[in-house]
Context: one part of a larger RNA
């Protein structure tokens, strides 16, 4: 000088408290461990792994396993030699699980030429590796933490390591600002700048509208700065209250993450040093596996009901997506869906009836008209193909579950909770996930003693 302390002081944070809703019990989904397996590919492991990489595992993906093939190779560049004139491609048949091999047909390059071009075969350089090392690396990322810190120049102090500045008082979300002070400045951070929502104005108008109509859209601008008033404060920074205002003291949200920490994560996204395989650790194919199930953990979904279930009626969104696509409407089907088909390259048409809510009826406390797992049967759709291993529909079946031990999580406002809607990926989908969107819409915060974490100062130390 640091680090640490079941030392001290101060400060902060959904850290606790106050409150609301959960998890832990049940069933199922997904992930992980374990077990099993020919293989159940690999990575991630307190916080910072476990609905994570994966924003789509039936084949493909796919890296794993079994078997069948290839060896200049599935892919790239170059060279040598020989051959073909086309090759590619289309197609028929045979063998085969396919890859592939064989046979036949169609196809028959450019240039006057030299030659070029393409392919085949043989050979050589080489290709190739999701093989190892994230403790050799780049890049990217998590975390402390959007915490207020981190550092430098000059000067001063100290033999020196180093200290000072950055401590102290007030203040702030903030090393934010003010005061004082052997310090004075500066940089990276904080803030501002950027995007978005809320108010107003102007312009424009594909759509919309009877209308340059507008509570719409797009673009540009204005607006908020403690600017004004009062009180407190040191006359300061600032704090509290008020006016005006759509908005008030950072207006809400986002992007943005200092020096560094964890030899944190990733060689399987990519790149890359070294090592390593080379008729295989490369590569092609078929089938299987990644989905296996005594069990354990994590994240969720659905419930256990009357603030509810069922039936009927009826109202109100926003974000988005659509041409190998979205599909109105009509008809058929109990339905999933099918058949026909208008419109739409979309403010025009479609997805798209939002659902909870509201009105009425019924059920009357029961393992039930709660709950829907599981299983049986019949179907629909996608796709060469749903056995392993898809989703959906109908009928039947109707399990556990009566609010969950110790413990534990989230949230401070248009938030929590509840309700539905859209999208990416995607043929289809195991999505209850993720990313967004709106609808309804609370309770509580006396406060900082204690818990957890962090910051500053100080103190102790046998640690560095």
């Nucleotide at each position: 000088a640091g680090a640490c302390g079941g030392g001290g002081a101060g400060a902060c944070a959904c850290a606790c408290a106050a409150g609301c809703g959960g998890u832990g019990g049940a069933u199922c989904a997904c992930g992980u461990g374990g077990c099993u397996u020919a293989a159940u590919u690999c990575g991630a492991c307190a916080a910072c792994a476990a609905g994570c990489g994966a924003g789509g595992a039936a084949c493909c993906u796919u890296a794993c396993c079994a078997g069948g093939g290839c060896u200049u190779g599935a892919c790239a560049u170059g060279c040598u030699a020989a051959g073909u004139g086309a090759a590619a491609c289309c197609u028929a048949c045979c063998a085969g699980a396919a890859a592939u091999g064989g046979u036949g047909g169609g196809g028959u390059c450019c240039g006057c030429a030299a030659g070029g071009c393409a392919c085949u075969u043989a050979g050589c350089a080489c290709a190739g590796g999701u093989g190892c090392u994230g403790c050799a690396u780049g890049g990217u990322u998590g975390u402390c933490g959007u915490c207020a810190g981190c550092a430098g120049g000059u000067g001063g102090c100290g033999u020196g390591a180093g200290c000072u500045g950055c401590u102290c008082c007030c203040u702030u979300a903030a090393a934010u600002g003010g005061g004082g002070g052997a310090a004075c400045c500066u940089g990276c951070g904080a803030a501002a700048u950027c995007c978005u929502c809320g108010c107003c104005c102007u312009g424009u108008g594909u759509u919309u509208u009877a209308u340059g109509u507008g509570u719409c859209a797009c673009a540009g601008g204005g607006g908020a700065c403690u600017g004004c008033c009062g009180u407190g404060g040191u006359u300061a920074a600032c704090a509290c209250g008020g006016a005006g205002g759509a908005a008030g003291g950072u207006g809400g949200g986002g992007a943005c993450g200092a020096c560094g920490u964890c030899a944190a994560a990733u060689c399987a996204g990519c790149a890359u040093g070294g090592c390593u395989c080379u008729u295989a650790c490369g590569u092609c194919c078929u089938g299987g596996g990644c989905g296996g199930c005594a069990c354990a953990c994590g994240u969720g979904a659905u419930a256990c009901a009357a603030u509810g279930g069922u039936c009927g009626g009826u109202a109100c969104a926003g974000c988005g997506g659509g041409u190998u696509g979205c599909a109105a409407c009509a008809c058929c089907g109990u339905a999933a869906g099918g058949u026909g088909a208008a419109g739409c390259u979309a403010a025009u048409c479609c997805c798209u009836u939002a659902a909870a809510a509201c009105c009425g009826a019924u059920c009357u406390c029961a393992g039930u008209u709660c709950g829907g797992a599981u299983c049986g049967a019949g179907g629909u759709c996608u796709g060469a193909a749903a056995c392993c291993c898809g989703a959906c529909c109908u009928c039947g079946u109707g399990a556990a579950g009566c609010c969950g031990g110790a413990a534990u999580c989230g949230c401070u406002a248009g938030u929590a909770a509840u309700c539905g809607c859209g999208g990416a990926u995607c043929a289809g989908c195991c999505a209850u996930g993720c990313c967004g969107c709106g609808a309804u819409g609370a309770a509580u915060a006396u406060g900082u003693c204690a818990c957890u974490g962090u910051c500053u100062c100080u103190u102790g130390u046998a640690c560095u």

The part of an RNA shown here (small-subunit ribosomal RNA, 3' major domain) has 464 nucleotides and comes from an uncultured bacterium. Its Rfam family is "Bacterial small subunit ribosomal RNA". Rfam links the family to the GO terms structural constituent of ribosome and ribosome. The coordinates come from a structure-prediction model, not an experiment, and the mean pLDDT is 82.